[in-house]
Molecule: Purine riboswitch aptamer
RNA sequence: AUUUGUUUUCAUAUAUUUUCUCGUAUAUGUGCAGGAAUAGGCCUGCAUGUCUCUACCCGAUCACCGGAAUGAUCGGACUACGGGCAAAAUUCAUGGUUGU
Repeated sequence: AUUUGUUUUCAUAUAUUUUCUCGUAUAUGUGCAGGAAUAGGCCUGCAUGUCUCUACCCGAUCACCGGAAUGAUCGGACUACGGGCAAAAUUCAUGGUUGU
């Protein structure tokens, strides 16, 4: 000096998972049936809405109603798919580096 095995550490790239965030879907919506409450304003089910699985509710305020029927406004998600600067972990490869 070269080669090989192993080791330290760094960089880059690959893949996976998680978190975050953005977009699309849906308007956490609509219709109906049965039942319940009224100190309340719900429960159960069916259908519809999405190139879509799931979900289809909660709270506050205001209004309204009174044995049968709720409404408005504001705030809050989950789920499916896709994207992203990013963060973390793991994986694998290459190059440098360190010791032997």